[in-house]
Context: one part of a larger RNA
């Protein structure tokens, strides 16, 4: 539990398909169920309320009215909605042509750079640091050269730049496959939006099994620093980062701003794809759609800001808040292999 709201005060579910349920374009007809206007029956009495009237008055009593805002019920109306039926294109979506893109799955292939390893020059230092030390070198390091191993990431291009629904994609080539956009206006003819539940995907980190390990690096070990230093800095290092398959289902999963459709002054960049003007062409100009950004008008906001990519002006639908600890905790149910996750209180206190 009405109301009020949800960008930053408490609040947009991590994201997407999609049941049921809520809504739902234009035109025409037919119903008349929702809704409207009457009929007639009911709506007990007491009791509010109005009038009278009896107790000296009142509170009480008593009569009349009126009210019961409601359910039948017949009867009428047909603009909404809702039902049947036919018909439309603008919503939806198909189709034909195009070019954009780290979109996603597989497989291959490539240089750079650490690192290790052989081998060669060469010799007394390296290496870290605020300073230093631990640590590595005369068994020959570091430096420098060929050679070879092996994991991971892919410098310039690279962009408030593209792509994904979100998470999140970036080296290059095949292959396989999802979506968005422009143009055509050929097709279908409302097929739509939204979504309790349910499925599916979901960064790190952790979990199980097998691999794989170059750098990096929790734990951990030392070596400073400090009063101590279980840290901040420095030597090493294991898990783990990687790859397959399974599971975890969390996040400052952020735009801290669910989705969808409309309508409402600019201005200036940028990314694709059309047109038109020009031109030998290629820029330029001028202009339509889509996507990303800034600055701003009206307007909104407590402000701060937001402002056709709204947080303005309105309708649909879902979701969530409702003082502050206590607490995302107890318990119960659920899901997990654990770790935990998801549901989610209450005493008691300010």
């Nucleotide at each position: 539990u009405u109301g009020g709201g949800c960008g930053u005060a408490a609040a947009g579910g991590g994201c997407u398909u999609g049941u049921a349920g809520g809504c739902g374009g234009c035109c025409c007809g037919c119903u008349a169920a929702g809704u409207c206007a009457g009929u007639u029956g009911u709506g007990a009495a007491a009791g509010c309320c109005c009038u009278c009237g009896g107790c000296u008055u009142a509170a009480c009593c008593g009569a009349g009215g009126a009210a019961c805002u409601g359910c039948a019920u017949c009867u009428g109306a047909u603009a909404c909605u809702g039902g049947c039926a036919g018909g439309c294109u603008u919503g939806a979506g198909u189709g034909c042509a195009g070019g954009a893109g780290a979109g996603g799955g597989a497989g291959g292939c490539g240089g750079a750079a650490u690192u290790c390893c052989a081998u060669g020059u060469g010799u007394a230092g390296c290496g870290g640091u605020g300073a230093a030390a631990u640590g590595c070198g005369u068994a020959g390091a570091u430096a420098u050269a060929u050679g070879g191993a092996g994991g991971a990431a892919c410098a310039c291009c690279g962009g408030u730049g593209g792509c994904g629904a979100a998470g999140g994609c970036g080296g290059c080539c095949u292959u396989c496959u999802g979506g968005a956009c422009u143009g055509c206006a050929a097709c279908u003819g409302a097929c739509g939006c939204u979504g309790a539940g349910g499925a599916g995907c979901g960064a790190a980190a952790g979990c199980g099994u097998g691999g794989g390990g170059a750098g990096c690096a929790a734990a951990c070990a030392g070596g400073a620093u400090u009063a101590g230093a279980u840290a901040c800095c420095c030597u090493g290092g294991u898990a783990g980062u990687c790859c397959a398959c399974g599971c975890u289902g969390u996040a400052a999963a952020c735009g801290a701003u669910g989705g969808g459709u409309g309508c409402u002054u600019g201005g200036u960049g940028u990314g694709c794809c059309g047109g038109g003007u020009g031109u030998c062409g290629a820029u330029c100009c001028c202009u339509g759609g889509c996507g990303u950004g800034c600055c701003g008008g009206a307007g909104u906001u407590a402000a701060c800001g937001c402002g056709u990519u709204a947080a303005g002006c309105a309708c649909c639908c879902c979701g969530c808040c409702u003082g502050g600890g206590g607490a995302g905790u107890a318990c119960g149910g659920u899901c997990g292999c654990a770790a935990g996750g998801c549901u989610g209180a209450a005493a008691c206190u300010c």
Overview:
The part of an RNA shown here (small-subunit ribosomal RNA, central domain) has 350 nucleotides and comes from a metagenome. Model confidence (mean pLDDT): 89 of 100. RNAcentral holds the full RNA, with entries from SILVA. Rfam family: Bacterial small subunit ribosomal RNA. Rfam links the family to the GO terms ribosome and structural constituent of ribosome.